[in-house]
RNA sequence: GGCCCUGUAGCUUAGCUGAAUAGAGCGUCGGAUUCCGGUUCCGAAGGUCGUGGGUUUGAAUCCCUCCAGGGUCA
Numbered sequence: 001g002g003c004c005c006u007g008u009a010g011c012u013u014a015g016c017u018g019a020a021u022a023g024a025g026c027g028u029c030g031g032a033u034u035c036c037g038g039u040u041c042c043g044a045a046g047g048u049c050g051u052g053g054g055u056u057u058g059a060a061u062c063c064c065u066c067c068a069g070g071g072u073c074a
Stems, first nucleotide, its partner, number of pairs: 001073007010026004019057001028044005050066001052064003
């Protein structure tokens, strides 16, 4: 340098045949329970879906560029 894959919450990830509230588990915070803590139960916060642009009535999803990581060929 060519080609391919991946990027979604603090972490691991679902969704990726476009449909309008973006979910889950762990973790964090608050409450109940307990003498306290753990366990268990209830609730909450937390995401510009890697960046920028395009297509579309509508984009995490399709297209292009770039960035980061990985693989492969030379």

Record summary
The prediction has a mean pLDDT of 83. This is a predicted structure of a 74-nucleotide RNA (transfer RNA) from a Bacteroidales bacterium. The sequence was found in a public genome assembly. Its Rfam family is "tRNA". Rfam describes the family as follows. Transfer RNA (tRNA) molecules are approximately 80 nucleotides in length.